Predicted 3D model of a 63-nucleotide RNA (Fluoride riboswitch aptamer (crcB RNA motif)) from bacterium UBP12_UBA5184.
C1' cells in the first nucleotide's frame, strides 16, 4: 500500500416528506420511456426499488 471477509457508520434505488421492509453502493451507486446515425424539434407515465399514510398534480363520481 493492494486484496478478501465481518461489522458499524453514511450514501444510492428518473419529481417532496415519513414509517417499515429489499436491494445496490463506499466517491460509487443514481440520472425513465418513445422517434432519429448524432444533435434539435417533439411525444408518453410516474411523486413508492416495493408497501403504507401525508402533501401536490391529473381523471371521474356523489353531496
Nucleotide at each position: 500500500g493492494c486484496c478478501u471477509g465481518g461489522g458499524a457508520c453514511g450514501g444510492c434505488g428518473a419529481u417532496g416528506g415519513a414509517g417499515c421492509u429489499c436491494g445496490c453502493c463506499g466517491g460509487a451507486a443514481c440520472c425513465g420511456c418513445c422517434c432519429g446515425g448524432c444533435u434539435g424539434a417533439g411525444g408518453c407515465u410516474g411523486a413508492u426499488g416495493g408497501c403504507u399514510c401525508c402533501u401536490g398534480u391529473u381523471u371521474g363520481a356523489a353531496c

The sequence was found by an Rfam model in a public genome assembly. Its mean pLDDT, the model's own confidence on a scale to 100, is 76.